Record summary
A computed fold for a 71-nucleotide RNA from a Planctomycetaceae bacterium, annotated as transfer RNA. Rfam family: tRNA. The family's RNA type in Rfam is transfer RNA. Taxonomically the source falls in Planctomycetaceae (Bacteria, Planctomycetota, Planctomycetia, Planctomycetales).

[in-house]
């Protein structure tokens, strides 16, 4: 150097243009003599900057980082 994939809550994974969600994990409460476990409820994320579009996590460009392939 080209080239393909990927990059979302601490963690793992969804969401093919119209309130970002599950699952551990975590904090609260309940439950128990106590812990666990279980039962209810919070918080918590779209790598980065630009375009399209009425609206973008999603579609377009660079760039930044991981994975591969090729030279």
């Nucleotide at each position: 150097c080209g080239c393909u994939c990927g990059a979302u809550c601490g963690u793992u994974c969804a969401a093919u243009g119209g309130c970002a969600g599950g699952a551990c994990g975590u904090c609260g409460c309940u439950c128990u003599g106590a812990u666990a476990a279980g039962g209810c409820g919070g918080a918590a994320a779209c790598g980065a900057a630009g375009g399209u579009u009425c609206g973008a996590u999603u579609c377009c460009u660079u760039c930044u980082c991981g994975a591969g392939c090729g030279a």